[in-house]
RNA sequence: AGCUCAGUGGGUAGAGCAUCAGUUUAGGGAACUGACGGUCACGGGUUCGACUCCCGUC
Numbered sequence: 001a002g003c004u005c006a007g008u009g010g011g012u013a014g015a016g017c018a019u020c021a022g023u024u025u026a027g028g029g030a031a032c033u034g035a036c037g038g039u040c041a042c043g044g045g046u047u048c049g050a051c052u053c054c055c056g057u058c
Stems, first nucleotide, its partner, number of pairs: 002017004011048001019035005041057005
């Protein structure tokens, strides 16, 4: 993250489910493998660096 959540003494943002593809199957389901998907509610500030600290808004 589409959903449910994790992540923090500031240092590359992750998991499960879902979705898509593949393997398997007579087909489907299940199982397995892989992929896709995030301006971390929004706007400022501090800092070399902010999901993390400070302020404001909803």
Model confidence (mean pLDDT): 82 of 100. A computed fold for a 58-nucleotide RNA from a Planctomycetota bacterium, annotated as transfer RNA. The organism belongs to Planctomycetota, within Bacteria.